A computed fold for a 98-nucleotide RNA from an Opitutales bacterium, annotated as Bacterial small signal recognition particle RNA.
Of the family's consensus pairs, 93% are formed in the model.
The coordinates come from a structure-prediction model, not an experiment, and the mean pLDDT is 76.
It matches the Rfam family "Bacterial small signal recognition particle RNA". Rfam's curators write: The signal recognition particle (SRP) is a universally conserved ribonucleoprotein involved in the co-translational targeting of proteins to membranes.
RNA sequence: GGCCCGGUCCCACGCGAUGGAUCGUGGUCGAACCGGGUCAGGCCGGGAACGGAGCAGCCCUAAGGUCAACGAUUCAAGCGCGAGGUGCCCGGGUCCUC
Numbered sequence: 001g002g003c004c005c006g007g008u009c010c011c012a013c014g015c016g017a018u019g020g021a022u023c024g025u026g027g028u029c030g031a032a033c034c035g036g037g038u039c040a041g042g043c044c045g046g047g048a049a050c051g052g053a054g055c056a057g058c059c060c061u062a063a064g065g066u067c068a069a070c071g072a073u074u075c076a077a078g079c080g081c082g083a084g085g086u087g088c089c090c091g092g093g094u095c096c097u098c
Stems, first nucleotide, its partner, number of pairs: 001095007009087001010085002013082004018076008026067004035060004043052003
């Protein structure tokens, strides 16, 4: 000095973990009127029987809020693992030369 092997570092990739955002599922809250159902009282029609519209209340639900968990997507920093790439450096082997 050449070649090979291993290692640190650097680079990008794959997977996982972490944090943020969004969406979905579940629970819960949630409409004086401008959602639905049932409509006490009262009101209206009727001789009456009944009927009608329908406030409050109650129930259901929407938009949306909230709770934690799960799943998916995405972003981020760079944590772990995997297999690689160019290269300096370190270690080892071998060959050649002085």